[in-house]
RNA sequence: GGUCCCAUCGUCUAGUGGUUAGGACACCAGGUUCUCAUCCUGGCAACAGGGGUUCGACUCCCCUUGGGAUCA
Numbered sequence: 001g002g003u004c005c006c007a008u009c010g011u012c013u014a015g016u017g018g019u020u021a022g023g024a025c026a027c028c029a030g031g032u033u034c035u036c037a038u039c040c041u042g043g044c045a046a047c048a049g050g051g052g053u054u055c056g057a058c059u060c061c062c063c064u065u066g067g068g069a070u071c072a
Base pairs, nucleotide, nucleotide: 001071002070003069004068005067006066007065010025011024012023013022018055027043028042029041030040031039048064049063050062051061052060
């Protein structure tokens, strides 16, 4: 340098154009308990950046950034 893949709550991850962007762990609050832990209930929190297509984009296309694989 060429080709390909990936980027979503603090972490891991689901999401094949329209539904409230869902779940687990973590964290916070409450309940339970003599206390802690467990358990139960609730809460907080996310689409890498820019542009395009579309009535409508996390989703499709292009570029950039970062990470990875492979060829030379």

Predicted 3D model of a 72-nucleotide RNA (transfer RNA) from a Candidatus Saccharimonadota bacterium. Its Rfam family is "tRNA". Model confidence (mean pLDDT): 80 of 100.